The RNA shown here (transfer RNA) has 77 nucleotides and comes from an SAR86 cluster bacterium. The sequence was found in a public genome assembly. It matches the Rfam family "tRNA". Rfam's curators write: Transfer RNA (tRNA) molecules are approximately 80 nucleotides in length. Model confidence (mean pLDDT): 81 of 100. Lineage of the source: Bacteria > Pseudomonadati > Pseudomonadota > Gammaproteobacteria > SAR86 cluster.

[in-house]
RNA sequence: GCGCUUGUAGCUCAGCUGGAUAGAGCGCUUGGCUACGAACCAAGAGGUCGGGAGUUCGAAUCUUCCCAAGCGCACCA
Repeated sequence: GCGCUUGUAGCUCAGCUGGAUAGAGCGCUUGGCUACGAACCAAGAGGUCGGGAGUUCGAAUCUUCCCAAGCGCACCA
């Protein structure tokens, strides 16, 4: 330099061929339970879907540019 993969909540991940309110587990907060704690039960907070632009009635999903991480190939006088 070329190509491919990945980027979604604090962490690990899901989200079928675009379809409306973006979810799960763990963690966190509050309450319950308990002599206390753990466990368990209930509720809740938490996300510009890496960033910009575009296509579309509608984009996490499609196109394009950029950024980051990883992998492969090439180059290395």